A computed fold for a 142-nucleotide RNA from Streptomyces sp. So13.3, annotated as SAM riboswitch aptamer (S box leader).
RNA sequence: CGCUCAUCCAGAGGGACUGAGGGAACGGCCCGCAGAAGUCCCGGCAACCCUCCCGCCACAUCUCGUCGUCGACGACGCGAGGCCAGGUGGGGAAGGUGCCAAUUCCGUCUCGUGGCGAUCGUCGCCGCGGGGAAGAUGAGGA
Numbered sequence: 001c002g003c004u005c006a007u008c009c010a011g012a013g014g015g016a017c018u019g020a021g022g023g024a025a026c027g028g029c030c031c032g033c034a035g036a037a038g039u040c041c042c043g044g045c046a047a048c049c050c051u052c053c054c055g056c057c058a059c060a061u062c063u064c065g066u067c068g069u070c071g072a073c074g075a076c077g078c079g080a081g082g083c084c085a086g087g088u089g090g091g092g093a094a095g096g097u098g099c100c101a102a103u104u105c106c107g108u109c110u111c112g113u114g115g116c117g118a119u120c121g122u123c124g125c126c127g128c129g130g131g132g133a134a135g136a137u138g139a140g141g142a
Stems, first nucleotide, its partner, number of pairs: 001141001003140006013042005021031003025108004043100003048096002052091006061082005067077004104134001109131010
């Protein structure tokens, strides 16, 4: 940054300074002087990137071996080991981020659907489910 992809119902807070706002926008509903936002310190969560270890799959290739098939050189099969570049699953958490009220707090646009009420067409209210928009974070890209 009008870009791409993945994820967003799980999880995890104390202290110091300071002092009135905060939850992106709007509406709702919440949090907050029993201390909001911010800065700093310490702690934690998580597993996106990275690192390490283990298992499995699979590609190329090499070595060895008792064994099996073929009449045999040998080939093929089988087993074991090494090695090259990968995929995948799991574990750990050193490093780069992120996060630590409420599902991204809920809704906003659209589709479907349940209940109630009114209605000529149809609509209103309260719910449920799917998709999207917007936003956040990470990894990339320009």

Its Rfam family is "SAM riboswitch aptamer (S box leader)". From the family's description: The SAM riboswitch is found upstream of a number of genes which code for proteins involved in methionine or cysteine biosynthesis in Gram-positive bacteria.